[in-house]
Context: one part of a larger RNA
RNA sequence: UCACGGUCAAGGAACUAGGCAAAUUGACCCCGUAACUUCGGAAUAAGGGGUCCCAUCCUCCGGGGUGGGCGCAGAGAAUAGGUCCAGGCAACUGUUUACCAAAAACACAGGGCUGUGCGAAGUCAAACGAUGCAGUAUACAGCCUGACACCUGCCCGGUGCCGGAAGGUUAAGAGGAGAGGUCAUCGCAAGAGAAGCCUUGAAUUGAAGCCCCGGUAAACGGCGGCCGUAACUAUAACGGUCCUAAGGUAGCGAAAUUCCUUGUCGGGUAAGUUCCGACCUGCACGAAUGGUGUAAUGAUCUGGACACUGUCUCGACCGUGAGCUCG
Repeated sequence: UCACGGUCAAGGAACUAGGCAAAUUGACCCCGUAACUUCGGAAUAAGGGGUCCCAUCCUCCGGGGUGGGCGCAGAGAAUAGGUCCAGGCAACUGUUUACCAAAAACACAGGGCUGUGCGAAGUCAAACGAUGCAGUAUACAGCCUGACACCUGCCCGGUGCCGGAAGGUUAAGAGGAGAGGUCAUCGCAAGAGAAGCCUUGAAUUGAAGCCCCGGUAAACGGCGGCCGUAACUAUAACGGUCCUAAGGUAGCGAAAUUCCUUGUCGGGUAAGUUCCGACCUGCACGAAUGGUGUAAUGAUCUGGACACUGUCUCGACCGUGAGCUCG
């Protein structure tokens, strides 16, 4: 000097990104216990008091009453919640990156949509076959959301899916007009050229699909701009105009989302880029890619308070081990 233990005057978070670490609390009995709430909880809330020994009385034999005694200390050692207030997120118990992440991520009960009538759909497999299932739509499969409460607006133009079949387009196939080659024959020649064989091949016909016509958003997704207007000013209930498939409803909002931004106002502090409550100018919230609330829960995240402390002012000492010096 370091590591691990232990103690500390006065102060008590001034430390620090942050009370990290440490300290406090702790068992049992009695009293007492708020907001909020899904009436179960919250709750060991919080906050107080008691606990040993001797004698005696009572006893349901657990203990209790009365009187007395000792110590700094009676759960006499050890093991054994710190507490409260407010907010974000996720309802909850659970699951996860074996070895840097335990969470707000995953799951979840509940909700919804879609497919599937059983030799089911789906899945594995070239097939046989298996699974689904020794199940049968209150079932199985796929996708989304994620307790509960209140709700879940508008858009089907694009993409997807479902339905439709009149018309357009359209493959192989069917069809075979016509053309070409060969050749009997005809012709003086040029050439023409039946049948057959061969090569081509027009019209016509021809399914699904696509075009087309409808439906569908808890399917993928989307949800405007400019100008003017009220008897102070400001603002604009109101009007005009352009565009769109439709122009963002309820609710929430500087938010896990706000760039400008440490927005502005209020609260808390002596002082607050964080925090809480508001405002709304939402760069770029918004309704199952769910919206807004919400008791309980959380080794979650954020802010504050009390208690407590060597975290600190500011360091000191003790024990054990290492280091160091000598050997």